[in-house]
RNA sequence: UUUGAUUCAGGGCAAAACCACCGAAAGGGGUGACGCAAAGCAACGAGGCUGCCAGCGCUUACGCGCUAUGCCGGUCGUGCUAUCGAG
Numbered sequence: 001u002u003u004g005a006u007u008c009a010g011g012g013c014a015a016a017a018c019c020a021c022c023g024a025a026a027g028g029g030g031u032g033a034c035g036c037a038a039a040g041c042a043a044c045g046a047g048g049c050u051g052c053c054a055g056c057g058c059u060u061a062c063g064c065g066c067u068a069u070g071c072c073g074g075u076c077g078u079g080c081u082a083u084c085g086a087g
Base pairs, nucleotide, nucleotide: 002086003085004084005083012036013035017031018030019029021028022027034074040080041079042078044077045076046075047072048071049070055066056065057064058063
């Protein structure tokens, strides 16, 4: 530097579910393990989710639709970093 996760060593992360926490919500946090060789970090690009406030449209009204600056890295891409083994 490349590559593998069959195996060896040290380990790491944490799905669903639950919660008297935070948030309008998506979601985050805690508990907990379904899994993961990057299921480590970063919202740059794509994609998806939510729609408090504000705005626009519809409605007699209730309300409905659109809407990201919010959220998702375990949706993908990209960049950076990382243990051991083999060559």
The RNA shown here (c-di-GMP-I riboswitch aptamer) has 87 nucleotides and comes from a Candidatus Muproteobacteria bacterium. It matches the Rfam family "c-di-GMP-I riboswitch aptamer". About the family: GEMM was predicted in a large-scale screen for bacterial structured RNA regulatory elements. Taxonomically the source falls in Candidatus Muproteobacteria (Bacteria, Pseudomonadati, Pseudomonadota). Model confidence (mean pLDDT): 82 of 100.